Predicted 3D model of a 349-nucleotide part of an RNA (small-subunit ribosomal RNA, central domain) from an uncultured bacterium.
Context: one part of a larger RNA
């Protein structure tokens, strides 16, 4: 050098965008840098190895030849790579017409309900538990009927239904806006994948400022429970949850499965599309992007994966090498702090 892996045993980067970098269709024609063949010079002796020879063997010492797998000139080959040029169109995009969709962002509307005000009716008990008890009520509560504010959330539809890259997205309306798909055609001509760093997005929780504050509800209080209870349960009840700005940058960021691309039996069902058949019903049947559910071959330690791979193969990135120490300590980067990223060792089994 080579040679093992990451779905659950250590191991997929939270996601995406993309500079450098690696890798890249099909044809022709040129060139010859890599490649490849022949020559030649070097590749010191020595040692290693082969075949002799010398000490009575051996070791050892000698002789000759191989190796010295590489380096430089040189003389060809031109398949493959690379390079210039020039051509395709099967990749990738563009145009054009459609189609669905909690995809984002702003703004404004609607009802249920829940609390808290007012005011009517009305009376004695209400809540609340496994059972009570704090706690609320004769200052009129619960309970019901009218109004009145306010804050969040948006029942049914609702679906192993949809969109998004991922996190994620659910009342209805308008305005901006971004991807996706399907038909047919036409046009660009390889403009491609992949992607160290870098950049951007990233649940909830948290942090600053200024609002807001219905309901829930860490922290706190009480009341029970109980040996005891700093808790399960119960009455309250602030931080927070909501908004606009800014930062933080982690999660079981999970399909515990990177991104791409060809390829390899089948059935089922479902979501957008399109085409064809008697459109004789919500019909059949074909084709495409999704999504779910069974299975062959194969894979896999087994579980189980199976065209949506964990099957058969490329091309790129990441990551992993016993357990604990420790995702810790030092040190550097970031951060307002909480903390984040990189990331060790001694010791120890």
């Nucleotide at each position: 050098c080579u040679g093992g892996g990451c779905g659950u045993a250590a191991a997929g980067g939270g996601u995406g965008c993309g500079c450098a970098g690696g890798u890249g269709g099909u044809u022709u024609u040129a060139u010859c840098g890599g490649u490849c063949a022949g020559g030649u010079g070097u590749g010191a002796a020595a040692u290693c190895c082969c075949g002799g020879g010398g000490c009575u063997u051996a070791a050892c010492c000698u002789c000759g030849g191989a190796a010295u797998u590489g380096c430089g000139c040189u003389u060809g080959a031109a398949a493959c790579u690379g390079u210039a040029a020039g051509g395709c169109u099967a990749g990738a995009g563009u145009a054009c017409u459609g189609u669905a969709g909690a995809g984002g962002g702003u703004a404004g509307u609607g009802g249920a309900a829940u609390u808290u005000c007012c005011g009517g009716u009305g009376u004695a008990g209400c809540g609340g538990u496994g059972a009570a008890a704090u706690g609320c009520g004769u200052a009129g509560a619960u309970a019901u009927c009218g109004g009145a504010a306010g804050g969040a959330a948006c029942a049914c539809c609702a679906g192993u239904g949809g969109c998004g890259a991922a996190g994620g997205c659910g009342a209805c309306u308008a305005c901006c806006u971004g991807g996706a798909c399907a038909g047919a055609u036409a046009c660009u001509g390889a403009c491609a994948c992949u992607g160290a760093g870098g950049c951007a997005c990233g649940a909830a929780a948290g942090c600053g400022u200024g609002g807001g504050g219905a309901g829930c509800a860490a922290a706190c209080a009480g009341g029970a429970u109980u040996a005891g209870a700093u808790a399960c349960c119960c009455u309250g009840g602030u931080a927070g949850u909501c908004c606009a700005c800014g930062c933080a940058g982690u999660a079981a960021a999970c399909g515990a499965u990177g991104a791409g691309a060809a390829c390899u039996a089948g059935c089922u069902g479902u979501u957008g599309g399109c085409c064809a058949c008697c459109u004789u019903g919500a019909g059949u049947g074909g084709u495409u992007a999704g999504u779910a559910g069974c299975g062959c071959a194969g894979c896999u330690a087994a579980c189980g994966c199976g065209a949506u791979a964990a099957g058969u193969u490329c091309u790129c990135c990441g990551c992993c090498u016993g357990g604990g120490g420790a995702g810790u300590a030092c040190g550097g980067c970031c951060g307002c702090a909480a903390g984040g990223c990189u990331a060790a060792a001694a010791c120890u089994c």
The coordinates come from a structure-prediction model, not an experiment, and the mean pLDDT is 90. RNAcentral holds the full RNA, with entries from ENA and SILVA.